[in-house]
RNA sequence: CAUCAAGAGGGGUGGAGGGACCUGGCCCGCAGAAGCCCCGGCAACCACCUCGGACCUCGGUCCGAGACAGGUGCCAACUCCAGCAGGUGCGUUUGGGGCCUGGAAGAUG
Numbered sequence: 001c002a003u004c005a006a007g008a009g010g011g012g013u014g015g016a017g018g019g020a021c022c023u024g025g026c027c028c029g030c031a032g033a034a035g036c037c038c039c040g041g042c043a044a045c046c047a048c049c050u051c052g053g054a055c056c057u058c059g060g061u062c063c064g065a066g067a068c069a070g071g072u073g074c075c076a077a078c079u080c081c082a083g084c085a086g087g088u089g090c091g092u093u094u095g096g097g098g099c100c101u102g103g104a105a106g107a108u109g
Base pairs, nucleotide, nucleotide: 001109002108003107004106009039010038011037012036013035017028018027019026022083023082024081025080040075041074042073045071046070049066050065051064052063053062054061055060079105084102085101086100087099088098090096
């Protein structure tokens, strides 16, 4: 800096946790969690390739489109949801809850 509402799971091992952290919810889990291994799959960020365009110091650089699947990544629930700020209905008598936008934090490249 870009993306984060789409997509894609079986086996073995293991044996009680897991969903990043904290808080609160809500879920998953002994009909077997995490971790590790194997196989499979999804996707297309990067690399490689093709085409077009712009720039250029003529070496390349950048942008767009396509193809591919080598390097990553990912394969319950929107990043599971909320927390902070703003907006807007609902409801209530002062306690709540919904939706939208942004932010923060995080993940991947």
A computed fold for a 109-nucleotide RNA from a soil metagenome, annotated as SAM riboswitch aptamer (S box leader).
The prediction has a mean pLDDT of 85.
The RNAcentral record of the sequence draws on MGnify.